[in-house]
RNA sequence: AGGAUUCUUUGGGGCGGGGUGCGAUUCCCCACCGGCAGUAUAGUCUGCGACAGGAAUGCCGAUCUCCGCGUUUUGCGCGCCGCAUGGCGCACGGGCGGGCGGCGGACCUCUGAACGGGUGAAAUUCCCGUACCGACGGUAUAGUCCGGAUAGGAAAAGAAUGUU
Numbered sequence: 001a002g003g004a005u006u007c008u009u010u011g012g013g014g015c016g017g018g019g020u021g022c023g024a025u026u027c028c029c030c031a032c033c034g035g036c037a038g039u040a041u042a043g044u045c046u047g048c049g050a051c052a053g054g055a056a057u058g059c060c061g062a063u064c065u066c067c068g069c070g071u072u073u074u075g076c077g078c079g080c081c082g083c084a085u086g087g088c089g090c091a092c093g094g095g096c097g098g099g100c101g102g103c104g105g106a107c108c109u110c111u112g113a114a115c116g117g118g119u120g121a122a123a124u125u126c127c128c129g130u131a132c133c134g135a136c137g138g139u140a141u142a143g144u145c146c147g148g149a150u151a152g153g154a155a156a157a158g159a160a161u162g163u164u
Base pairs, nucleotide, nucleotide: 001164002163004161005160006159007158008157009156010155016030017029018028019027031144032143033134034133035048036047037046038045043132044131052109053108054107058103059102060101061100066098067097068096069095071093075092077090078089079088080087081086114130115129116128117127118126136147137146138145
């Protein structure tokens, strides 16, 4: 210095003014905001995370009146046989697998938006100009309010212990 494992911490911003209206931070005019990694510094490039839909392995639970298997010198009970150790039969008992319910989730699907000019070796990333985009539920139609969410999370930093 690289890599591995474990742990700890961190890990999303923004409605201010005016108009209409019974009612709008939701409509209209202006305003404001921009997760992570990569790359010449990126909301709009590439990849990822998040929302939504699905889901394998796995884990947990209930159920032998859902089904199958096992339980045959090891459980409880009953019956029969045997002098007895014991043997046989019946029923019980979730022990195993499937099915059922729950958790979790590799992974799959879905997943918005930028152009022109300038500088430069290099920039859809910087500078200038003009644009555009923003899950779901609630509510007068929401990127900015409330909610799921004291959740989840790409990843970042640090510590410890091996290793090269």
FMN riboswitch aptamer (RFN element), 164 nucleotides, folded computationally. Its mean pLDDT, the model's own confidence on a scale to 100, is 80. It was read from a public genome assembly, where an Rfam model found it.